[in-house]
RNA sequence: UUCUUAUCCAGAGAGGUGGAGGGACUGGCCCUUUGAAGCCUCGGCAACAGACUUGCUGCAUGCAAGAACUGUGCUAAUUCCAGCAGGCGUUCAGCCUGGAAGAUAAGAA
Repeated sequence: UUCUUAUCCAGAGAGGUGGAGGGACUGGCCCUUUGAAGCCUCGGCAACAGACUUGCUGCAUGCAAGAACUGUGCUAAUUCCAGCAGGCGUUCAGCCUGGAAGAUAAGAA
C1' cells in the first nucleotide's frame, strides 16, 4: 500500500512550546490571535487485540460477564452535515434506507 471482517447518534482536557491555520477530499457550515496545526508533559475516555479473573457448556483455538496490565486508538460539533442511488413529503423545508468515501482495530497478502 491492497484485501477481508467489525465498529463509527455514547464517552473523555489541562499545562508548556509554537505563532496561523484547522475540521481527510469537494461544497456548505463551523473552530481559531480570548492563540490554529505540529511537538512535549501529565491526565482522562473507550474496551478492538494479547495476557488476566469469574461463570457456562458441547471441554476447544468456544461463549458470556468482568477488570484495565500490555499494544493500539480516541479526547469541539453524529465520521460536523451533504456528496451516489432509492423512498416519504404536491413543491419547499425536513426526514428515512442503502451505498460510496474516510477513520480505527484485528487478520491476511